[in-house]
Molecule: SAM riboswitch aptamer (S box leader)
Organism: Sporosarcina luteola
RNA sequence: UUCUUAUCACGAGAGACGGAGGGAUUGGCCCGAUGAAGUCUCAGCAACCAGCCCGAUUUUGGUAUGGUGCUACUUCCAAAAGGCGAACUGCGCCUUGAAGAUAAGAA
Repeated sequence: UUCUUAUCACGAGAGACGGAGGGAUUGGCCCGAUGAAGUCUCAGCAACCAGCCCGAUUUUGGUAUGGUGCUACUUCCAAAAGGCGAACUGCGCCUUGAAGAUAAGAA
């Protein structure tokens, strides 16, 4: 990098350095000099994998030691297809998909 599977309406931020961008892309809508990205420290959330405990031998539950991950906005919303509602112009809702993120496994 590619493929497969699972999850994505819950949850959880302070400080230091830094100095203008950021929320993947496009459009919208937002965040940002009352300090963006990024780096570091500490803290926290969660429970995917491993470990440990109970039970069981198919599964489930607990813990939080290790490996990741995460800590504005539902993946911030929409994007492609279909359906329902409303309708004066906007529009609202639902399903599936695409794309993306994370984990585990494989090549």